This is a predicted structure of a 100-nucleotide RNA (SAM riboswitch aptamer (S box leader)) from Flavobacterium sp. KMS. Model confidence (mean pLDDT): 83 of 100. Rfam family: SAM riboswitch aptamer (S box leader). Rfam's curators write: The SAM riboswitch is found upstream of a number of genes which code for proteins involved in methionine or cysteine biosynthesis in Gram-positive bacteria. RNAcentral records the identical sequence in 2 taxa. Taxonomically the source falls in Flavobacterium (Bacteria, Pseudomonadati, Bacteroidota, Flavobacteriia).

RNA sequence: UACUUAUCCAGAAAGACUGAGGGAUUAGGCCCUGUGACGUCUUAGCAACCUGUUGCUUAAUAAGGUGCUAAAUCCUACCGUUGUAAUGGACAGAUAAGAA
Numbered sequence: 001u002a003c004u005u006a007u008c009c010a011g012a013a014a015g016a017c018u019g020a021g022g023g024a025u026u027a028g029g030c031c032c033u034g035u036g037a038c039g040u041c042u043u044a045g046c047a048a049c050c051u052g053u054u055g056c057u058u059a060a061u062a063a064g065g066u067g068c069u070a071a072a073u074c075c076u077a078c079c080g081u082u083g084u085a086a087u088g089g090a091c092a093g094a095u096a097a098g099a100a
Base pairs, nucleotide, nucleotide: 001100003098004097005096006095007094008093013043014042015041016040017039021032022031023030026077027076028075029074044069045068046067049065050064051062052061053060054059073092078089079088080087081086
């Protein structure tokens, strides 16, 4: 890097440094942001995919490998349903595990 499978309306922030943009990409919307965002580091936390233990077939527990800690993947875009505001799916994306 492409592929397969699963999940994506739950949950969880402080400090230091930095200093202007950020929310994946394009567009529109809506937000966050000098009361310091984004990012990096430290510490803390959340969750439980892999993993360990117990139990024994899907559960309890731990937290070693990941991941995550504004807003549903922030919302919409494509195809449907419908009560026109919702809703199902697809695409794209993220994460994990596997295999190449």